The prediction has a mean pLDDT of 90. Large-subunit ribosomal RNA, domain IV from a Bacillota bacterium, 353 nucleotides, folded computationally. It matches the Rfam family "Bacterial large subunit ribosomal RNA". The organism belongs to Bacillota, within Bacteria.
[in-house]
Context: one part of a larger RNA
RNA sequence: CUCUCGUCAAGGAACUCGGCAAACUGACCCCGUAACUUCGGGAGAAGGGGUGCCCCGGUAGGGUGGAAGCGGCAAGUGGAAGCCCGAGGGGGCCGCAGGGAAACGGCCCAAGCGACUGUUUAGCAAAAACACAGGUCUGUGCGAAGCCGUAAGGCGAGGUAUACGGGCUGACGCCUGCCCGGUGCUGGAAGGUUAAGGGGAAGGGUCAGCCGGAAGGCGAAGCUCUGAACCGAAGCCCCAGUAAACGGCGGCCGUAACUAUAACGGUCCUAAGGUAGCGAAAUUCCUUGUCGGGUAAAUUCCGACCCGCACGAAAGGCGUAACGACUUGGGCGCUGUCUCGACGAGAGAUCCG
Numbered sequence: 001c002u003c004u005c006g007u008c009a010a011g012g013a014a015c016u017c018g019g020c021a022a023a024c025u026g027a028c029c030c031c032g033u034a035a036c037u038u039c040g041g042g043a044g045a046a047g048g049g050g051u052g053c054c055c056c057g058g059u060a061g062g063g064u065g066g067a068a069g070c071g072g073c074a075a076g077u078g079g080a081a082g083c084c085c086g087a088g089g090g091g092g093c094c095g096c097a098g099g100g101a102a103a104c105g106g107c108c109c110a111a112g113c114g115a116c117u118g119u120u121u122a123g124c125a126a127a128a129a130c131a132c133a134g135g136u137c138u139g140u141g142c143g144a145a146g147c148c149g150u151a152a153g154g155c156g157a158g159g160u161a162u163a164c165g166g167g168c169u170g171a172c173g174c175c176u177g178c179c180c181g182g183u184g185c186u187g188g189a190a191g192g193u194u195a196a197g198g199g200g201a202a203g204g205g206u207c208a209g210c211c212g213g214a215a216g217g218c219g220a221a222g223c224u225c226u227g228a229a230c231c232g233a234a235g236c237c238c239c240a241g242u243a244a245a246c247g248g249c250g251g252c253c254g255u256a257a258c259u260a261u262a263a264c265g266g267u268c269c270u271a272a273g274g275u276a277g278c279g280a281a282a283u284u285c286c287u288u289g290u291c292g293g294g295u296a297a298a299u300u301c302c303g304a305c306c307c308g309c310a311c312g313a314a315a316g317g318c319g320u321a322a323c324g325a326c327u328u329g330g331g332c333g334c335u336g337u338c339u340c341g342a343c344g345a346g347a348g349a350u351c352c353g
Stems, first nucleotide, its partner, number of pairs: 001348008010339002014337001019334001027051005036041001038171001052093005061085004069077002094098001106332007113324002118130002134169007146155003172319004177249003182246002184242005191237003197231002202226005209218003250268005277311001278308001289305005
């Protein structure tokens, strides 16, 4: 010097990103416990007091146990001994200290997120992430939908719509506005478009034959190559519905007898122009916004305001008791975290032998 422990004057978070670590608290009995609340809780809230040993003491009382006695001796009654448990009270004794060692919660206030118990990155993340009961939409009538498999077959389910699959949301409370123009889905089938196929008008090749002096031309049947009209579904176009489907939810100008502001008006655009609630927020750039609170002093925190760069209603909105090894701010207690270090113990390292 390193590690693991122990103790400390005065101060007591001044340490630090942050009380990280450590310390305080701690068991049992009694007293006593607030806001809030879903009336269960919050609660071990908080905050106090007690605790050893001896005697009264074989205490009171309780449990077990069932004796004597009583009884028309039957039901029963009766409760003794023994064994076990055992407060409360009074008196006394000792120490610095009595849960004498050990094991064994520090507490409170406020806010964010998630309702909760659970689950997770085996080996850097345990969380506000996942799950969750509950809500809602949607598919599925049973050889179900969906999924695995080439198939047979299997799961679903030896279930049957109060069932099963999928999506979103995520207890509970109060709620969940407007837009169906685009995309998707569902329904519709009149019209337009439309494939294979059907259909064969027409045309080409070949060729018996015919014409011709020849060159060449015409050319039936058959075979063959093309092939128009017309008839052809779903789909698409089209018409509707549907947003707890994917999604979306405006701009400019003016106006009130101080000023400022604009309940009001004008105009342009849109499918419709953001309702309730919330709001510098896990969202606010400007920003350490402004005001208030807390501090001697606060870019954090809490309460407000609203100019929401760029909240907003099941990618849910706003609340919410309880819960949390979550996150943030404050306080009490307590401390070697610190001012600022010191001493001690053990184990290393190092040095000497």
The full RNA is in RNAcentral, with records from ENA.